[in-house]
RNA sequence: AUAAAACUUUGGAGAAGUCCGCUCCCCCCGGAGCGGGUGCCGAAGGGGCAAAACGCGCCGCGUUAAUCUCUCAGGCAAAAGGACAGAGUGCCGU
Numbered sequence: 001a002u003a004a005a006a007c008u009u010u011g012g013a014g015a016a017g018u019c020c021g022c023u024c025c026c027c028c029c030g031g032a033g034c035g036g037g038u039g040c041c042g043a044a045g046g047g048g049c050a051a052a053a054c055g056c057g058c059c060g061c062g063u064u065a066a067u068c069u070c071u072c073a074g075g076c077a078a079a080a081g082g083a084c085a086g087a088g089u090g091c092c093g094u
Stems, first nucleotide, its partner, number of pairs: 001094002006089006016038001018037008039076003045072001046070003053063004
C1' cells in the first nucleotide's frame, strides 16, 4: 500500500396504534404480560429456483445467486430490530 474479519458512528423501508379472553400494575385515563382469531409486510435469520455460467462418465446429469420468490421464523404507533449504504479505526494474510 492492498484486501479485509471485527469495532464505533450516521442514514435506513414496508405492513391492523386490530379483535376476543385471562392476569398484573393503576385514583382515573391508560399500560404491560400470556393465550387464541382474522388481515397484512419483507430488508434479521431460514427455505426454493436458471433460458445464463461452469463441470462431467455428455443431449443427460450435477454445482451455483439475489433486493427474485416462499412467509417457517420475525415484524405491522413509538421504542427495539433492520438487508444495504456512507464515514472512522483496523487483527490475520499478501

Record summary
This is a predicted structure of a 94-nucleotide RNA (Glycine riboswitch aptamer). It matches the Rfam family "Glycine riboswitch aptamer". Gene Ontology term of the family: glycine biosynthetic process.